[in-house]
The RNA shown here (Glycine riboswitch aptamer) has 102 nucleotides and comes from Nakamurella leprariae. Of the family's consensus pairs, 91% are formed in the model. It was read from a public genome assembly, where an Rfam model found it. The source organism's lineage runs through Bacteria, Bacillati, Actinomycetes, Nakamurellaceae and Nakamurella. Its Rfam family is "Glycine riboswitch aptamer". Its family is annotated with glycine biosynthetic process in the Gene Ontology. Its mean pLDDT, the model's own confidence on a scale to 100, is 75.
RNA sequence: UCGCACCGGGUGGAAGAGCCCCCGUCCUGGGAACCCAGGCCGGGGCGCCGGAGGAGCAAGUCUCCCCACGAAUCUCUCAGGCCCAGCUACCGCUCGGUGAGG
Numbered sequence: 001u002c003g004c005a006c007c008g009g010g011u012g013g014a015a016g017a018g019c020c021c022c023c024g025u026c027c028u029g030g031g032a033a034c035c036c037a038g039g040c041c042g043g044g045g046c047g048c049c050g051g052a053g054g055a056g057c058a059a060g061u062c063u064c065c066c067c068a069c070g071a072a073u074c075u076c077u078c079a080g081g082c083c084c085a086g087c088u089a090c091c092g093c094u095c096g097g098u099g100a101g102g
Stems, first nucleotide, its partner, number of pairs: 001102002004099010018046001020045005026039005047082003053078001054076003060069002
């Protein structure tokens, strides 16, 4: 000095899936009263998503065997989510640190 790998910071991009049904409180409007319509919030039900998190395993490694280790954008969906927003794996750029190499 060059690029590579890993870790951390900053910055930009970054998706998916019903705002479906029922019940209740409150608010607004109509109304003689019941009631009706709309909106917010809460609860329940079913359906769905998978790139915050979490869990599982292959090849393989170790071993006489068992056990153990063992990745993911793969699988599961516990949590989370399904208007928007947020979270966000991943990707680009940049800064710093570490490592070996030319």